[in-house]
Context: one part of a larger RNA
RNA sequence: GGAUGAACGCUGGCGGUAUGCUUAACACAUGCAAGUCGAACGAAGUCUUCGGACUUAGUGGCGGACGGGUGAGUAACGCGUGAGAAUCUGCCUUCAGGUCGGGGACAACGACCGGAAACGGUCGCUAAUACCCGAUGUGCCGAGAGGUGAAAGGUUAACUGCCUGAAGAUGAGCUCGCGUCCGAUUAGCUAGUUGGUGGGGUAAGAGCCUACCAAGGCAGUGAUCGGUAGCUGGUUUGAGAGGACAAUCAGCCACACUGGGACUGAGACACGGCCCAGACUCCUACGGGAGGCAGCAGUGGGGAAUUUUCCGCAAUGGGCGAAAGCCUGACGGAGCAAUACCGCGUGAGGGACGAAGGCCUGUGGGUUGUAAACCUCUUUUCUCAGGGAAGAAGAUCUGACGGUACCUGAGGAAUCAGCAUCGGCUAACUCCGUGCCAGCAGCCGCGGUAAGACGGAGGAUGCAAGCGUUAUCC
Numbered sequence: 001g002g003a004u005g006a007a008c009g010c011u012g013g014c015g016g017u018a019u020g021c022u023u024a025a026c027a028c029a030u031g032c033a034a035g036u037c038g039a040a041c042g043a044a045g046u047c048u049u050c051g052g053a054c055u056u057a058g059u060g061g062c063g064g065a066c067g068g069g070u071g072a073g074u075a076a077c078g079c080g081u082g083a084g085a086a087u088c089u090g091c092c093u094u095c096a097g098g099u100c101g102g103g104g105a106c107a108a109c110g111a112c113c114g115g116a117a118a119c120g121g122u123c124g125c126u127a128a129u130a131c132c133c134g135a136u137g138u139g140c141c142g143a144g145a146g147g148u149g150a151a152a153g154g155u156u157a158a159c160u161g162c163c164u165g166a167a168g169a170u171g172a173g174c175u176c177g178c179g180u181c182c183g184a185u186u187a188g189c190u191a192g193u194u195g196g197u198g199g200g201g202u203a204a205g206a207g208c209c210u211a212c213c214a215a216g217g218c219a220g221u222g223a224u225c226g227g228u229a230g231c232u233g234g235u236u237u238g239a240g241a242g243g244a245c246a247a248u249c250a251g252c253c254a255c256a257c258u259g260g261g262a263c264u265g266a267g268a269c270a271c272g273g274c275c276c277a278g279a280c281u282c283c284u285a286c287g288g289g290a291g292g293c294a295g296c297a298g299u300g301g302g303g304a305a306u307u308u309u310c311c312g313c314a315a316u317g318g319g320c321g322a323a324a325g326c327c328u329g330a331c332g333g334a335g336c337a338a339u340a341c342c343g344c345g346u347g348a349g350g351g352a353c354g355a356a357g358g359c360c361u362g363u364g365g366g367u368u369g370u371a372a373a374c375c376u377c378u379u380u381u382c383u384c385a386g387g388g389a390a391g392a393a394g395a396u397c398u399g400a401c402g403g404u405a406c407c408u409g410a411g412g413a414a415u416c417a418g419c420a421u422c423g424g425c426u427a428a429c430u431c432c433g434u435g436c437c438a439g440c441a442g443c444c445g446c447g448g449u450a451a452g453a454c455g456g457a458g459g460a461u462g463c464a465a466g467c468g469u470u471a472u473c474c
Stems, first nucleotide, its partner, number of pairs: 001474004006470005013344006019337002021302001026300003030297003035062003040059002043056005069255003078180007087172002092168008100134004109124006139148003153160003181227003188218003193215008230252004234245004257278005280291004308334001310333003316330001317328004347377004357368004382411006391401001418463005423444003429458005439446002
């Protein structure tokens, strides 16, 4: 000198665009953040012009594995890059074929009962795109014989579903080469350990698991152990090489009160699902129950320090639905903060007899200083009034932002300057006060009676809605 998610002190006019718990992965009141489908199904209720319409708890389907948060853990095939083979893939696209026959239940509902509640029990009834059986079957297994193996309808008048197979696309799992911080005051580590065979297991290769057999495997090119840390694209500095960092945005990973476990499913070992254990908090009729903000706001706490318990689904995107539509704290916006960057303004021209006042003085004057006053002008800003968008795709209609941006008119220089420094480095000097005191200070160093270095004043220099200090990096 540059930089920052900064903080602190003094000061503070506006706009645009960004950014905003770096600390306690500390604890959380309250509200919202994932629903949707009646064109799968029975039922109940409301309205009715008796044609029907509407609402919904339940069964069922799809979605809740996305989107959003955080960085605790992890030195690892976690990430980056390049390759690979033994795999799966809902919805979507293309192609081929099929959608036949039958059956028994369970919720809701009704009755009775238990419980403070959360919730539950018994009996009875019922529908389906829920469940089951049979048939067929290009598929799969098998050398072959043979075995195995599917479906569901709905609204309606042409659509949409369902099943099987093949292919694609997308997404995901797995393996390997190379790269990936510090410590040797960590030198030996390892028993499913290294390999083989049989068996099991997975969507899939494999000690992934198991039984037996062999005794291997790694390590000074740093194993093991300890410490630290999410990785990357990037950001920052630097002429570069290199160094430092890993906020916002994007990709990948990991986590969801702590630890463990599986279920469902195309996909999870699942943030707002389930079970168990633990800590904590809450309710209780003491028998038993409920909860998980590292979602958006917000609260307490910690801290030098980090915002509103706002508006809207109008746009983009997502879920469901045939659609209308519903949901969406994703997102779009507004609010707060000079936190950062960029832009604009606080007026322009004239104006000496160089006013007054201040300060200095050798008392002559010098300086503040064209600065002010005063004259002429302008209206960026500001105030008021009028008009008023684009963003809407999609013929009509549909805008949270927002009566915002912007345009026009009127008014009046009107509403707006500070901060640090002035011994040298380093641009900028005098007076007064103080007297090794009070104090300054980044380094050198100033201060003990004329201090250009302390404090004040006048003046000057630098930057400017900022200026300085502190912290950290180059």
Annotation
This is a predicted structure of a 474-nucleotide part of an RNA (small-subunit ribosomal RNA, 5' domain) from an uncultured bacterium.